[in-house]
Context: one part of a larger RNA
RNA sequence: GCCAGGGAGUGUGCGUACGUGGCAAGGAUAAUCUUAAUCAGAGAAUCCAAAGCGAAAGCAACAAACCCGCAGCAUGCGAGGGGUGGGGUGUGAAAGCGCCUGUAGUCACGUGCGCACGAUCUGAAGCUGGGCGAACUAUUCCUGGGCAAGGUGAAGCCAGGGUAAAACUUGGUGGAGGCCUGCAGGGGUUCUGUGUACAAGCGUUCCUCUGACUUGGGAAUAGGGGUGAAAAGCCAAUCGAGCCCAGCAAUAGCAGGUUCCUGUCGAAGUUGGCCGUAGUCAAAUCUCAGCAGAGAAUGCUAGGAAGGUAGAGAUACGGAUUGGAGGUUUAGGCAUGGAAACAUGUCGGCUUUCUGUCCAACUCCGAAUAUUCUAGCAUCGAAGAAGCUGGGGGACGGGGGCGCGGGGUAAACUCACGUCCCGAGAGGGGAACAACCCAGACUACAGUUAAGGUCCCAAAGUACCGGUUAAGUGUUAAAGGGCGAAAAGUGUCCAUAUCCACAGACAGCGAGGAGGUUGGCUUAGAAGCAGCCACCCUUUAAAAAGUGCGUAACAGCUUACUCGUCAAGGAUAUGGGCCUUGAAAAUGGACGGGGCUAAAUCGGUUACCGAUACUGUAGGCUUUCGAUAGAAAUGCAGUAGGCAGGCGUCCUGAUUGGGUAGAAGUGUGCUUGUAAAGGUACAUGGACCGAUUAGGAAUGAGGAUCCUGGC
Numbered sequence: 001g002c003c004a005g006g007g008a009g010u011g012u013g014c015g016u017a018c019g020u021g022g023c024a025a026g027g028a029u030a031a032u033c034u035u036a037a038u039c040a041g042a043g044a045a046u047c048c049a050a051a052g053c054g055a056a057a058g059c060a061a062c063a064a065a066c067c068c069g070c071a072g073c074a075u076g077c078g079a080g081g082g083g084u085g086g087g088g089u090g091u092g093a094a095a096g097c098g099c100c101u102g103u104a105g106u107c108a109c110g111u112g113c114g115c116a117c118g119a120u121c122u123g124a125a126g127c128u129g130g131g132c133g134a135a136c137u138a139u140u141c142c143u144g145g146g147c148a149a150g151g152u153g154a155a156g157c158c159a160g161g162g163u164a165a166a167a168c169u170u171g172g173u174g175g176a177g178g179c180c181u182g183c184a185g186g187g188g189u190u191c192u193g194u195g196u197a198c199a200a201g202c203g204u205u206c207c208u209c210u211g212a213c214u215u216g217g218g219a220a221u222a223g224g225g226g227u228g229a230a231a232a233g234c235c236a237a238u239c240g241a242g243c244c245c246a247g248c249a250a251u252a253g254c255a256g257g258u259u260c261c262u263g264u265c266g267a268a269g270u271u272g273g274c275c276g277u278a279g280u281c282a283a284a285u286c287u288c289a290g291c292a293g294a295g296a297a298u299g300c301u302a303g304g305a306a307g308g309u310a311g312a313g314a315u316a317c318g319g320a321u322u323g324g325a326g327g328u329u330u331a332g333g334c335a336u337g338g339a340a341a342c343a344u345g346u347c348g349g350c351u352u353u354c355u356g357u358c359c360a361a362c363u364c365c366g367a368a369u370a371u372u373c374u375a376g377c378a379u380c381g382a383a384g385a386a387g388c389u390g391g392g393g394g395a396c397g398g399g400g401g402c403g404c405g406g407g408g409u410a411a412a413c414u415c416a417c418g419u420c421c422c423g424a425g426a427g428g429g430g431a432a433c434a435a436c437c438c439a440g441a442c443u444a445c446a447g448u449u450a451a452g453g454u455c456c457c458a459a460a461g462u463a464c465c466g467g468u469u470a471a472g473u474g475u476u477a478a479a480g481g482g483c484g485a486a487a488a489g490u491g492u493c494c495a496u497a498u499c500c501a502c503a504g505a506c507a508g509c510g511a512g513g514a515g516g517u518u519g520g521c522u523u524a525g526a527a528g529c530a531g532c533c534a535c536c537c538u539u540u541a542a543a544a545a546g547u548g549c550g551u552a553a554c555a556g557c558u559u560a561c562u563c564g565u566c567a568a569g570g571a572u573a574u575g576g577g578c579c580u581u582g583a584a585a586a587u588g589g590a591c592g593g594g595g596c597u598a599a600a601u602c603g604g605u606u607a608c609c610g611a612u613a614c615u616g617u618a619g620g621c622u623u624u625c626g627a628u629a630g631a632a633a634u635g636c637a638g639u640a641g642g643c644a645g646g647c648g649u650c651c652u653g654a655u656u657g658g659g660u661a662g663a664a665g666u667g668u669g670c671u672u673g674u675a676a677a678g679g680u681a682c683a684u685g686g687a688c689c690g691a692u693u694a695g696g697a698a699u700g701a702g703g704a705u706c707c708u709g710g711c
Base pairs, nucleotide, nucleotide: 001711002710003709004708005707006706009258011117012116013115014114015113016112017111018110019109020108021107022106023105026048027047028046032042033041052059053058062085065084066083067082068081072077073076086101087100088099089098090097091096120257121256122255123254127247128246129245130244131243132242138221139220140219141218142217143216144215145214146213147211149181150180151179152177156173157172158171159170160169161168185208186207187206191203193202194201223239225235226234227233260646261645262644263643264642265641270283271282272281273280274279286392287391288390289389290388291387295380296379298378299377300376301375302374303373304372305371311365312363313362318359319358320357321356323354324353325352326351327350328349330348332347333346334345335344336343337342398422399421400420401419402418403417405415406414407413427438428437429436442619443618444617445616446615447614448613452609453608454607455594456593457592461606463605464604465603466602467601468600474596475595487581488580489579491578492577493576494575495574496573497572498571499570500569508565509564510563511562512561514538515537516536519533520532521531544559548557549556620636621635622633623632624631625630647700649697650696651695652694653693654692655691656690657689658688665684666683667682668681669680670679671678672677
């Protein structure tokens, strides 16, 4: 892991609601007695109800007044229902206010739920008590054992030297030491080696090896206790409090699990409280039943109403703010002039005007949606809506898109509001993809469309008309899969405006491009061309007091300008479309892929494909009417959950059957039912098994790192 078997809302008591039944202003007995008996009978003690109000003393209620009114009968009655009034009592000086009042209970059984108990099952870490442990290990005590070999060479002693004697010194001898090297022994540093049956072991290297050494045996210390050269170490693979048993099914707002079917409705992640934030209670929301008796709820269209948002505006206010012009001395600053008064300039203030811009807390203006009212149409509702009362919940971790706000540099960020979705929603599209687009799935079949598509993968146009792109740009609705900016382009297309042009433009080519003069100044020089000033005149078709290169200065080349040739468009500016550059990431790589020059892109036309949508046909179910057939639904997606109806297993009573001419079980096939399931044939098997009805349950398995066994 698989298979088989086992495996989780139970029981008692009390309470409460509903259902069924008995009796009813009453209802019921309990212990106990009796009895063969848990049957029947006896048993009124007691309990609940029939009167309330008040802290208490205490006092103590419509024998039913009036109005409305559902069903029904019928134009006013009207059970039930509602309202007003009256009454009891408490309080109060009173007014008033609170509770009660025109009778329904009680007992049994069943079901839902609550409370107490283990209370649906499994799971702690822990706490307490009583015991068992020092065979591991810690320390201590008693009694024993063990430590190759080698090195070093303390004191002391002897001898020589030395001294007055010593001290001292030299040589020997000697053999000390928590000394050294290193076996055995003890340890366990490194390779983060090897290796494993959870923990081990092994190799290498390393530390120690006469000592605070090591070791056998015996003994002591025990769980809030021991022991500890102290690491909270060790106390039998267990230690920040051992192990075993018991309290004990501890407790767990936490985690996991919780077993057959179908029908019907169908949530919430919001508000408030709580040592509350993983929970729970109340409200809201869902469901079921009852009461009651008439409206409910939106959508579309039309017409109104209110408003100060988006936008916009700025001599319409408040505030902010760019540049310019002017005014003013405002006992302002600075500078200059002046002996001073003062004057001028400038900066600043104030002010006028022109100009440019901004605001949640500005508004001369001012939408769209949304809100609200009225009307019409559509929808639900006496087949009983909305509402109210009661039973049962679940939930109180939400998330996303769009719109609009607060916080934040920002975020698949965070906090609100509105709406639609996912949650709890399948189907088609988006390559794949909870919430993006289409669309809300009872079943079957057929047809038509939506979004999106129609070259191949792959259903449908290699469709049509007119442009654009040459970059594989692109082939992507958007988010993720990165986006692709500012800026630039004599890439290309379009538009607009102005100008030149057959009296010849633009480009090219041919020719000219002169004279006064080397203008004056400056300068070593300055001759068109270092620099300064001026920039005239003449001849001309035209030609600068010179556009650039060049020379030391000249020279030289060239341009402007003019003519000729050629022959039809050319020049400039602005705006737009597509395209290009801008453009860099780590395995090789993505338009979904192939591939495509359209199968890209823009505008238009037409056909087709395409879903559980829509339509048709047939059928089922629910609700309602009819209750025979049949009819209607703008009914039948669904998690948590409510409600309803069923299937199967085991046992019991009653009734009724089958079986050795073959029961149960097992295997295979056929078949019925929406399903749980049922029926039947054959084979196997070899002795029990059903049906109907009523009742009772240790009643349904795939999950719990479930338990036991097998493989």
Background:
A computed fold for a 711-nucleotide part of an RNA from a Candidatus Woesearchaeota archaeon, annotated as large-subunit ribosomal RNA, domain II. Rfam family: Archaeal large subunit ribosomal RNA. The source organism's lineage runs through Archaea, Nanobdellati and Candidatus Woesearchaeota. The RNAcentral record of the full RNA draws on ENA.